[in-house]
RNA sequence: AACUCAUCAAGAGCGGUGGAGGGACUGGCCCUAUGAAACCCGGCAACCGUCAUGUUUUAUGAAAAUGGUGCUAAUUCCUGCAAAGCGUAUAGCUUUGGGAGAUGAGUA
Numbered sequence: 001a002a003c004u005c006a007u008c009a010a011g012a013g014c015g016g017u018g019g020a021g022g023g024a025c026u027g028g029c030c031c032u033a034u035g036a037a038a039c040c041c042g043g044c045a046a047c048c049g050u051c052a053u054g055u056u057u058u059a060u061g062a063a064a065a066u067g068g069u070g071c072u073a074a075u076u077c078c079u080g081c082a083a084a085g086c087g088u089a090u091a092g093c094u095u096u097g098g099g100a101g102a103u104g105a106g107u108a
Base pairs, nucleotide, nucleotide: 002107003106004105005104006103007102008101013041015040016039017038021031022030023029025080027078028077042072043071044070047068048067050062051061052060053059076100081097082096083095084094085093086092
């Protein structure tokens, strides 16, 4: 790298270092010297794990502090393929599904 399952409308700093880029990709639209990325600290959440109840397949609840991750502008920022509806419409808008992506857990 690949495959499977789950989740993706909530939440999270007026800190330090750092110096120009960043938001996966496309097209948009945004953020950024009133300082980007990255690192540190802080914070959020609760996927795995832990504990309790119940059961053994699941489920419900709790804590979160020196267990393992993750996240910390905008819905995964919107969108990219298909269908349906509105529309005079090849404009535009809405909804649903899919794709892609991200994270976790597992398989090999």